[in-house]
RNA sequence: AAAGUAGGCUAGGCAAUCGCCGGUGGAUGUUCGCAAGACGCCACGGGAGGAAAGUCCGAGCUUCAUAGGGCAGGGUGCCGGCUAACGGCCGGUGGGAGCGAUCCUAAGGAAAGUGCCACAGAAAGAAACCGCCAGCGGCCUCGUGCAAGCGGGGUGCGGGCAAGGAUGCAACGGUGCGGUAAGAGCGCACCAGCAGUCUGGAGACAGGCUGGCUAGGUAAACCCCACCCGAAGCAAGACCGGAUAGGAGUCCACAUGCGUUUGCCCGACGCGGACUCGGGUUGGUCGCUUGAGCGUGUUGGCAACAGCACGCCUAGAUAGAUGGUUGCUGCUCCAGGUGCGAGGUUGACGACCGUUUGCAGCACCGGAGAACAAAACUCGGCUUAUCGGCCCACUUUUCGG
Numbered sequence: 001a002a003a004g005u006a007g008g009c010u011a012g013g014c015a016a017u018c019g020c021c022g023g024u025g026g027a028u029g030u031u032c033g034c035a036a037g038a039c040g041c042c043a044c045g046g047g048a049g050g051a052a053a054g055u056c057c058g059a060g061c062u063u064c065a066u067a068g069g070g071c072a073g074g075g076u077g078c079c080g081g082c083u084a085a086c087g088g089c090c091g092g093u094g095g096g097a098g099c100g101a102u103c104c105u106a107a108g109g110a111a112a113g114u115g116c117c118a119c120a121g122a123a124a125g126a127a128a129c130c131g132c133c134a135g136c137g138g139c140c141u142c143g144u145g146c147a148a149g150c151g152g153g154g155u156g157c158g159g160g161c162a163a164g165g166a167u168g169c170a171a172c173g174g175u176g177c178g179g180u181a182a183g184a185g186c187g188c189a190c191c192a193g194c195a196g197u198c199u200g201g202a203g204a205c206a207g208g209c210u211g212g213c214u215a216g217g218u219a220a221a222c223c224c225c226a227c228c229c230g231a232a233g234c235a236a237g238a239c240c241g242g243a244u245a246g247g248a249g250u251c252c253a254c255a256u257g258c259g260u261u262u263g264c265c266c267g268a269c270g271c272g273g274a275c276u277c278g279g280g281u282u283g284g285u286c287g288c289u290u291g292a293g294c295g296u297g298u299u300g301g302c303a304a305c306a307g308c309a310c311g312c313c314u315a316g317a318u319a320g321a322u323g324g325u326u327g328c329u330g331c332u333c334c335a336g337g338u339g340c341g342a343g344g345u346u347g348a349c350g351a352c353c354g355u356u357u358g359c360a361g362c363a364c365c366g367g368a369g370a371a372c373a374a375a376a377c378u379c380g381g382c383u384u385a386u387c388g389g390c391c392c393a394c395u396u397u398u399c400g401g
Base pairs, nucleotide, nucleotide: 001397002396003395004394005393007391008390009389010388012329013328014327015326016325017324018323020047021046023044024043025042026041029039031038032037049372053383054382056381057380058379059378060377061233062232063231064230068266069265070264071263072262073229074228075227076226077225078092079091080090081089082088093107094105095104096103097102108224109223113222114221115218116217117216129165130164131161132160133159136158137157138155139154140153141152142151143150144149173191174190175189176188177187178186192214194211195210196209197208198207199206200205237286238285239284240283247277248276249275250274251273252272257271258270259269260268293312294311295310296309297308298307299306300305331369332368333367334366336365337364338363339362340361343353344352
């Protein structure tokens, strides 16, 4: 100097003025309304995000609720820790990618069972297409011998083989040596797998030794195993005031029916059930923002995080507020213009840039730019979108000292 990796912060600032919403305190009003209640005045403070987004997970909170149990169904899936909890986070182990810093992981079980592995190939859990074999049996033939027999040659008929070749993602461990008629873990050496055992570790797992030789892949297929799971949701729900219809009709029924927040069954509890016609549900207040909250310091911990101490209070709208204008100023970019100017850069050297053609640097002027995007009960995560700036640590390459 270039190219990367992993994290943190920020997301223009200040002021004035006009406008909008709300909080606290004060004063107390006429106006609006049938009522609940709303509105107005003064003073002082406050008022959109890192993702507010997606609605994917987990909770707080509310109701069912007096009540459960079982089955079905759903979720997670290596080990340990954190957390209110999670499918999240942190640390580790196994596997994979990368030269590396680092990153990814859908990571339990195939010897419980059932499926699937097209085509090709003999064969995808046991078979031989091309092949190899004259040791065994058979057949043919030669020599020798009186004969029995002995010796030689041939023949893949019976038989032996799965080592070589072909096919395929994958062919019943791999490579090599010995052995054999030819072969084969048949034996041996090394390696992988499996089983047993010892050591280390909380554990996943790692390493050593021994052994018999060896049991394909797929569960992001069904399934088995382990653990976890009530439902619905702030349009949840609660209160206030006024009004209305505690309405009318038909049929069935006394538990064998109906209802009780995923579905089914048992249980418990309660009650008449079904259909048709018709009436009310205009509104107001709460829920609604003090939180598993934030910041600083310190202790413990590799860390996530936890404890302690001190400090802070930072929107609550309801057809939906948080805005407009002006001034000053900050950041980034521009071979724009002007002036100064011989240096700039570095701890230093060197390299590099510049040296009157001054487009190195400094100052001023001018111009351009600023993304993704907005609360709606709250919080912890994940995922997605994104302009620009700053800080810290690390990796690789090149150059120079």
About this RNA
The RNA shown here (Bacterial RNase P class A) has 401 nucleotides and comes from Tumebacillus permanentifrigoris. NCBI's taxonomy places the organism under Bacteria, Bacillati, Bacilli, Alicyclobacillaceae, Tumebacillus.